[in-house]
Context: one part of a larger RNA
RNA sequence: GCCAACGAGUUAUAGUACACAAAUCGACAAAGCCCCUCUGGGGCGCAGUCAUAGGGAAACCGAGUAUUAAUAGUGCGUGGCCGAUUUAUCGGCUAAUUGUGUGCUAUAGACCCGAAGCCAAGCGAUCUUGCCCUGGGCAGGAUGAACCUCGCCGAAAGGUGGGGGGAGGUCCGAACCCGUAGGUCGUGCAAUUCCUUGGGAUGACCUAGGGCAGGCAGUGAAAAGCUAAUCGAGCUUGGUAAUAGCUGGUUCUCCCCGAAAUAGCUUUAGGGCUAGCUCUCCAUAUUUUUCUGGGGGUAGAGCACUGGAUGGAAUUUCUUGGACUUGUCCGGAUUUUCCAACCAAACUCCGAAUACCAGAAUGUUUUUUAUGGGGAAGUCAGUCUACGAGGGCUAAGCUUCGUAGACAAAAGGGAAACAACCCAGAUCCUUAUCUAAGGUCCCUAAAUUUAAACUAAGUGCAUCCAAGGAGGUGAGAUUCUUUCGACAGCUAGGAGGUUAGCUUAGAGGCAGCUAUCCUUUAAAGAGUGCGUAACAGCUCACUAGUCAAAGGAUCUUGCGCCGAAGAUUCACGGGGCUAAAGUUUAAUACCGAAGAUAGGAAUGUCAAUGCUUUUGGCGUUGACGUGGUAGGGGAGCGUUCUCUCGACACUGAAGCCAAAUUGUGAAGUUUGGUGGAGUUGAGAGAAGUGAGAAUGUUGGC
Repeated sequence: GCCAACGAGUUAUAGUACACAAAUCGACAAAGCCCCUCUGGGGCGCAGUCAUAGGGAAACCGAGUAUUAAUAGUGCGUGGCCGAUUUAUCGGCUAAUUGUGUGCUAUAGACCCGAAGCCAAGCGAUCUUGCCCUGGGCAGGAUGAACCUCGCCGAAAGGUGGGGGGAGGUCCGAACCCGUAGGUCGUGCAAUUCCUUGGGAUGACCUAGGGCAGGCAGUGAAAAGCUAAUCGAGCUUGGUAAUAGCUGGUUCUCCCCGAAAUAGCUUUAGGGCUAGCUCUCCAUAUUUUUCUGGGGGUAGAGCACUGGAUGGAAUUUCUUGGACUUGUCCGGAUUUUCCAACCAAACUCCGAAUACCAGAAUGUUUUUUAUGGGGAAGUCAGUCUACGAGGGCUAAGCUUCGUAGACAAAAGGGAAACAACCCAGAUCCUUAUCUAAGGUCCCUAAAUUUAAACUAAGUGCAUCCAAGGAGGUGAGAUUCUUUCGACAGCUAGGAGGUUAGCUUAGAGGCAGCUAUCCUUUAAAGAGUGCGUAACAGCUCACUAGUCAAAGGAUCUUGCGCCGAAGAUUCACGGGGCUAAAGUUUAAUACCGAAGAUAGGAAUGUCAAUGCUUUUGGCGUUGACGUGGUAGGGGAGCGUUCUCUCGACACUGAAGCCAAAUUGUGAAGUUUGGUGGAGUUGAGAGAAGUGAGAAUGUUGGC
């Protein structure tokens, strides 16, 4: 991992609601006793419970009572519903209990499994820690303390040397003890080893046997170490099914409806309670559409208020400023006013659309909707998209609100793929039809469709690049020159005063400053650029001729170009596409979904109707429905056992294998084989009643 078996809302007692049954102006009946056909049935048994009257804390009173001084007032009562009418009367209907079942609640282990833990009583010091008793062990080598003795020196004190001696938590180093560093191993040789290296090795040394000390404790040269592979509180058993607002799991079918991820409160925030939203039952009412009237201060707009902020003019007061003609001008600050153009969530002289509230009219029918009441829930982590906002950087697949949608709980078609985008809501069947979004060259269903343009960049072909730059190209507008010859080209001129003046070493059109005139002319600047040390030289403006018909300038706009760097494949999904298979505009066909339609089938609700014995049941017709998680409701299938009435079986039961067949399904039936002794229908009843998941348990492979 697979297979098989086992494996989770149970039981008791109360309460409450509903259904059914029985009884009814009362209902039931414990313990106990008696009888019988004895897991049971029947009877006796009025202890007791509920109901029949309430009020009060109570005494107590009683259709009233409590409060109170009160007869006032007030609270709670004097049952409910319907109809009628003299609106306080009448008439009618209804209510009380018990049992069974089901849903839920409470108390219990309370759907199942799961802690770490807490407490008690015991068991442990054969491991290890410390201590006690009796023992044992430490190759060899080195160093050479005290002390003794001898020699020499010295007056002495003493000094110095030789010999003996053999001290030490002394040195080196085996056994022995340890475990420093590295490697090895790491399903190991081993739940801590092995190899190399290393520390101690006469000591606070090592060690054997025996003994003592324990869990709220012992022991500890102290690491919270060790106390039997377990230690910030051992192990075993018990309390014990501890508790778990947490995680996981929770077993057959079909049908109807169908959420929430919000508010308030919470030692509350991943839990809960109430409300909201869901289901179901009962009762009551009825749904729709249109119009009208309201209040407001948002969007927008505006500057009339409150503030902000810019320019100009005038003005009040003061000027440390500047200029010169010395009494004026230019400034600066300040006050106020005017003009012009502006800004505001906490500004408003104004002011929508929506939304909200109310009213009226219409309609009144089978589906619906609303309200009230009873019962059962789940939900309290939401997500994205569009729009309106706050925070942030008008960042985020960001965060917090509001309105709507989708997903959640929604499949189908489109977007290559793609919860939340676009279209559209799947009862079932059909090799039928029409469409939506989106598409129609091939992959790939359908136009290589029609008409007119644009693009040359593979731009583009399903979303995504800017500022900026450019004789790309199309369309449009305004304007200028032009056969009296434009524009471009070519031929020729482009001069004189003069080297203008100043400056300068020089300044001759062309370093710089000032001025920028006159003349000859068809025209020619006191000079457009290059150039020289300065000149020179080349050139331009300007003019003539030649040529020959269009040539410039500005603006708006369509499509393109550059700007443009990413990680496996170059990358529109791909192939590939250029009078497109691109872009823009117009048009007609077609394709295209679980949508709609057509045919058939099933089922829910409501209505009408037929049959039937009443509750009920079986049909027919019509309308509207039938996606679904949490969750609610309804109807069923199957398993084991019991009772009653039956049935089958060695002429072959159950079980097992296979096929056929019936039912929407859970499942059932039949036949054949195998098997070899029990099984089962109908109607009731009772449950150890359904497995694929729980790191489930046990067994097998």
Description:
Predicted 3D model of a 701-nucleotide part of an RNA (large-subunit ribosomal RNA, domain II) from a Candidatus Parcubacteria bacterium. It matches the Rfam family "Bacterial large subunit ribosomal RNA". Taxonomically the source falls in Candidatus Parcubacteria (Bacteria, Bacteria candidate phyla). Its mean pLDDT, the model's own confidence on a scale to 100, is 82.